[in-house]
């Protein structure tokens, strides 16, 4: 240098144009004597970054950064 792969709440993830999804974790409240299990709600995400197409973009198109593999 060339080619693929991935980048989504603290972590790990789903989605393949229509208001972002779940699991642990986090807080509050039920339960108990306490302490885990449980069980109800909730906060938390400018979907790596910048653009472009489109009524509409996590989804497609172009540029970039970051890890990873493979060529050379």
């Nucleotide at each position: 240098g060339c080619g693929g792969a991935a980048g989504u709440g603290g972590c790990u993830u789903a989605g393949c144009g229509g208001u972002a999804u779940a699991g642990c974790g986090c807080u509050g409240c039920c339960u108990u004597g306490c302490c885990a299990a449980g069980g109800c709600a909730g906060a938390g995400g400018u979907c790596g970054c910048g653009g472009g197409u489109c009524c509409g973009a996590u989804u497609c198109c172009c540029g970039u950064c970051u890890u990873c593999c493979g060529c050379u």
Molecule: transfer RNA
Organism: uncultured Clostridia bacterium